[in-house]
RNA sequence: GCCCACACACUGGGGUGCCCAAAAGGCUGAGAUUAUACCCAUCGAACCUGAAGUGGUUAGUACCACCGUAGGAAGUGCGAUGACGAACCUU
Numbered sequence: 001g002c003c004c005a006c007a008c009a010c011u012g013g014g015g016u017g018c019c020c021a022a023a024a025g026g027c028u029g030a031g032a033u034u035a036u037a038c039c040c041a042u043c044g045a046a047c048c049u050g051a052a053g054u055g056g057u058u059a060g061u062a063c064c065a066c067c068g069u070a071g072g073a074a075g076u077g078c079g080a081u082g083a084c085g086a087a088c089c090u091u
């Protein structure tokens, strides 16, 4: 040096529900007025399918847990940073 973490840059992926006649308001959450936002990018539970699934809870088809060693799902660069020592490369 390679490797890993982290930061940054650009690029990309994703969700936007429940209660209420509607609005307003309320609930959970990083995000529920498509936001100059938020989250996630293969060490991938961001997100989708299974699924109005199973158990619990609640004002609630929301919410919590399971499902889940299930099946899918979007990346490159860079470094006066951090950490680290096995192999390999260079001096």
Base pairs, nucleotide, nucleotide: 001088004082005081006079008077009076010075011041012040013039014038016035017027018026019025047072048071049070053066054065055064056063
Predicted 3D model of a 91-nucleotide RNA (TPP riboswitch aptamer (THI element)) from a Bacteroidota bacterium. The source organism's lineage runs through Bacteria, Pseudomonadati and Bacteroidota. It was read from a public genome assembly, where an Rfam model found it.